Predicted 3D model of a 102-nucleotide RNA (c-di-GMP-I-GGC riboswitch aptamer) from an Acidobacteriota bacterium. The organism belongs to Acidobacteriota, within Bacteria. Its mean pLDDT, the model's own confidence on a scale to 100, is 76. Of the family's consensus pairs, 95% are formed in the model. It matches the Rfam family "c-di-GMP-I-GGC riboswitch aptamer". The literature on the family includes a 2017 paper in Proc Natl Acad Sci U S A by Weinberg et al., "Bioinformatic analysis of riboswitch structures uncovers variant classes with altered ligand specificity".

[in-house]
RNA sequence: CACGAUAAAGGCAAACCUGCCGCGAGGCAGGGACGCAAAGCCGUGAGUCUCUGAAGAGACAGUUUUCUGACUCUCUUCUGUGAGAUUGUCUGGUUGCCGAAG
Numbered sequence: 001c002a003c004g005a006u007a008a009a010g011g012c013a014a015a016c017c018u019g020c021c022g023c024g025a026g027g028c029a030g031g032g033a034c035g036c037a038a039a040g041c042c043g044u045g046a047g048u049c050u051c052u053g054a055a056g057a058g059a060c061a062g063u064u065u066u067c068u069g070a071c072u073c074u075c076u077u078c079u080g081u082g083a084g085a086u087u088g089u090c091u092g093g094u095u096g097c098c099g100a101a102g
Base pairs, nucleotide, nucleotide: 001102003099004098011036012035016031017030018029019028020027021026034088040094041093042092045090046089047086048085049084050083051082052080053078054077055076056075057074058073059072060069061068062067
């Protein structure tokens, strides 16, 4: 130090479970450890995801000729000068413990 040990002292905490918040992605707290040399902090540029808008189809309701669609739900597709989430997805910025090898 732009380096990272079968080192030392420590740190964080995935999945899952419980409770709470949120339309949702997800977040917070407790338990719990898959792992992590920044798995500390920020959120720059992306990636992915959610909400929202439009169209189509079905459910459903009314009607009895077969039509209608106020509200609700589900699925599919498209869209952006929209709003969010994720950072333990990458990248970027910033701070930091120790000192083997290099």